Large-subunit ribosomal RNA, domain I from a Pseudomonadota bacterium, 542 nucleotides, folded computationally. It matches the Rfam family "Bacterial large subunit ribosomal RNA". The coordinates come from a structure-prediction model, not an experiment, and the mean pLDDT is 86.
Context: one part of a larger RNA
RNA sequence: UGUAUACGGGGGAUGCCUUGGCGACAGGAGGCGAUGAAGGACGCGGAAGGCUGCGAAAAGCCGCGGGGAGCUGCCAAACAAGCGUUGAUCCGCGGAUCUCCGAAUGGGGAAACCCGCCUCAUACGAGGCAUCCUACGCUGAAUCCAUAGGCGUAGGAGGCGAACGAGGAGAACUGAACCAUCUCAGUAUCCUCAGGAAAAGAAAUCAAACGAGAUUCCCUGAGUAGUGGCGAGCGAAACGGGAAGAGCCCAAACCGAAGUACAUGUACUUCGGGGUUGUAGGGCCUCGGUCGUGCGACCAACACCGGUAGCUGAACGGUCUGGAAAGUCCGGCCAUAGAAGGUGAAAGCCCUGUAAGCGAAACUGGUGAAGGCGCUACGAGGUACCUGAGUACCACGGGGCACGAGGAACCCUGUGGGAAUCUGGGUGGACCACCAUCCAAGGCUAAAUACUCCCUGUCGACCGAUAGUGCACAAGUACCGUGAGGGAAAGGUGAAAAGAAUCCCGGAAGGGAAGUGAAAUAGAACCUGAAACCGUAUACAC
Repeated sequence: UGUAUACGGGGGAUGCCUUGGCGACAGGAGGCGAUGAAGGACGCGGAAGGCUGCGAAAAGCCGCGGGGAGCUGCCAAACAAGCGUUGAUCCGCGGAUCUCCGAAUGGGGAAACCCGCCUCAUACGAGGCAUCCUACGCUGAAUCCAUAGGCGUAGGAGGCGAACGAGGAGAACUGAACCAUCUCAGUAUCCUCAGGAAAAGAAAUCAAACGAGAUUCCCUGAGUAGUGGCGAGCGAAACGGGAAGAGCCCAAACCGAAGUACAUGUACUUCGGGGUUGUAGGGCCUCGGUCGUGCGACCAACACCGGUAGCUGAACGGUCUGGAAAGUCCGGCCAUAGAAGGUGAAAGCCCUGUAAGCGAAACUGGUGAAGGCGCUACGAGGUACCUGAGUACCACGGGGCACGAGGAACCCUGUGGGAAUCUGGGUGGACCACCAUCCAAGGCUAAAUACUCCCUGUCGACCGAUAGUGCACAAGUACCGUGAGGGAAAGGUGAAAAGAAUCCCGGAAGGGAAGUGAAAUAGAACCUGAAACCGUAUACAC
């Protein structure tokens, strides 16, 4: 030095564990904000670093409920000083306070700071003062009326928030084995806006000679019909089966009122009535007929059922082993409860619970609902007054439709042209005729559908500390970066600290005795403690 064995050191794999995650289901909630949010800064404790809570009334104040013996939050034990059966701490509901920054809003500003004005008040101090929009009122230029402007009052907005939604703008990599039309894709991304859902929605729709009867979503139709450098690819619709189910209001004709203009009447404006559709409907005129029922998507006393604290809740002893019994053995008991967790090993009957049942002063959701509020008749004949105009439609240029200009209908519209008025008009995939069907150019509308930042409950052939969230721990922390931003590592003594008094060596660290404990090779660098690597002892070889 090597090999082997034993024993150590080192190291932290493995096993076991779980306070944390991940996923799913069901229900709830689906917003917060100028009454100042989200998020922060700085403070508040006897002593106070971090976390939590709170705000100069500062780990809290008041009221009402719950609860019932201890309490002064956690890391974190002790001390000090206190509180509590005259009911504290704690839990729920409601209220008070709530510095400064932040939409931040008196002005400024390098956020958490600086500097003002007005009113009230003796003082401490309190309140107000941003901008934009809307309505109303007052005032009021050039310029007579007027308008602009100014002022005031009232109401509203602003910002934040995970996904879902609608709209506006809109790529490229990629695929086409290259690439340009095409594709990726109306995706990513940006902007605006909204709601608990949004959007759509009550036929100028489909259909096909039969008929259906708003919209949305699912299944199917169907990878079909089509479309496509007919390449890569893209890709319907109706029917049918289901979920859900709901229909309405204006504009106009005409009537009335008020106001304005000119010219006795007419025109216009505002308000009220009327009226709302395609087997056309409505207005007006004539005739007949109907007034107390029905409906509602609006408000709601009250009732009931929930939510936000809680409460009751059955039944066991001995023996043996052991440090410890819940294990063994023996004998019982409960069960609408043998889910689960804990307790010194493995407990239906020890604890918390579980089944079952019960409970709210206050706030709040749902259902029903007295009542309120709103809506609620037509039929026949005549008349030809009305029925959404720079609209329909056409041309050109684009876009959307599964449809790339194609035979290209249909929908939207930048430019130009530009109707008809029910004897009217649109559509049925060029176009025409016939036929069928529908009534554009105004608006509203639950449910079925999408999503989950968040709350509650339950579950898992989900993970178990290099896994599972980036984070089971002082985690978006430490640290890195000018910044946008990037972003860790790090869990386990023991049943209980019983965390090792005292003595010895040492300056200490550390160790040796002693003691605790079932165990100390469980001693805090603490469960188990693999391998690399380092040593000691022994044997053999060189």